[in-house]
Predicted 3D model of a 77-nucleotide RNA (transfer RNA) from Candidatus Uhrbacteria bacterium CG22_combo_CG10-13_8_21_14_all_47_17.
Rfam family: tRNA.

């Protein structure tokens, strides 16, 4: 300081050819099951998609800046 990829729920991600309500799967919380705890099976909590501005009828997606994390290459003592 140049490049690439990444940033969605508490956690590990999907969705990124712009469109109906933003999703799994573990966790967690409730029931059901058992004698009871485990597994299993139902239901349920949880998010202003990193930050702001901008395109657009419409933005998690698409354009700028910036933050932040990983990797590569360059430089420097």
């Nucleotide at each position: 300081g140049g490049g690439a990829c990444g940033g969605u729920a508490g956690c590990u991600c999907a969705g990124c050819u712009g469109g109906u309500u933003a999703g799994a799967g573990c966790u967690c919380c409730g029931a059901g099951c058992u004698u009871a705890u485990a597994c299993c099976u139902c239901g349920g909590c949880g998010g202003u998609c990193g930050a702001u501005g901008g395109u657009u009828c419409g933005a998690a997606u698409c354009c700028a800046u910036c933050c932040c994390g990983u990797c590569c290459c360059a430089c420097c003592a």
The organism belongs to Candidatus Uhriibacteriota, within Bacteria. Model confidence (mean pLDDT): 82 of 100.